[in-house]
A computed fold for a 95-nucleotide RNA from a soil metagenome, annotated as SAM riboswitch aptamer (S box leader). The sequence is in RNAcentral, with records from MGnify. Of the family's consensus pairs, 97% are formed in the model.
RNA sequence: CAUCGAGAGAGGCUGAGGGAACCGGCCCUGUGAAGCCUCGGCAACCUGCCGUGAAGGCAAGGUGCCAAGCCCGGCGGGCUUCGGCCCGAAGGAUG
Numbered sequence: 001c002a003u004c005g006a007g008a009g010a011g012g013c014u015g016a017g018g019g020a021a022c023c024g025g026c027c028c029u030g031u032g033a034a035g036c037c038u039c040g041g042c043a044a045c046c047u048g049c050c051g052u053g054a055a056g057g058c059a060a061g062g063u064g065c066c067a068a069g070c071c072c073g074g075c076g077g078g079c080u081u082c083g084g085c086c087c088g089a090a091g092g093a094u095g
Base pairs, nucleotide, nucleotide: 001095002094003093004092009039010038011037012036013035017028018027019026022074023073024072025071040066041065042064045062046061047059048058049057050056070091075088076087077086078085079084
């Protein structure tokens, strides 16, 4: 600096936590959490190729990812039928 409402899971080992941290919710989890391994998949940031270039397309080597919107809120603003809704910030993740 860009993106973050889409997308994509099986097996093995193991055995109690997990959803970044704190708080509050909510949820997942012995019908097996987290972690590790194998295989598979998603996506297309980097990369390669096509294209004069841009746009665009193809591939999938390097990353990343594969419950729920970054699970939701916390801070600020607007609206409100006071239940909440919308926008933004901060923080975070990935490149």